[in-house]
Molecule: THF (Tetrahydrofolate) riboswitch aptamer
Organism: bovine gut metagenome
RNA sequence: CAGAGUAGGCCCGGCGCGUUAAGUGUCACAGGAUGGGACGUUGCCUGUGAACGAAGGUCAUGUGGACCGCGUUGCCGCCGCCGCAUCCGCUG
Numbered sequence: 001c002a003g004a005g006u007a008g009g010c011c012c013g014g015c016g017c018g019u020u021a022a023g024u025g026u027c028a029c030a031g032g033a034u035g036g037g038a039c040g041u042u043g044c045c046u047g048u049g050a051a052c053g054a055a056g057g058u059c060a061u062g063u064g065g066a067c068c069g070c071g072u073u074g075c076c077g078c079c080g081c082c083g084c085a086u087c088c089g090c091u092g
Stems, first nucleotide, its partner, number of pairs: 001092003008082003012077005017071003026050007036088003040084001056068004
């Protein structure tokens, strides 16, 4: 001097949830984890509170089900792409 490597995000697939409104997203507060180690937030997660807020439809009605949609919806899998600051460490 260069490189590797995180949390996580996007895409795709599968199984679900809601559509009788939870979830997602926004704001405030508190906390947690986070390249191999320590530390850390403007990224991520958890909890509480506040405001806002939706796309349903078809068939059947004889067992309350099926199908197609919708939701910046949950989980898992997967190659590809993006991808941590400071100090130390690793590789060349």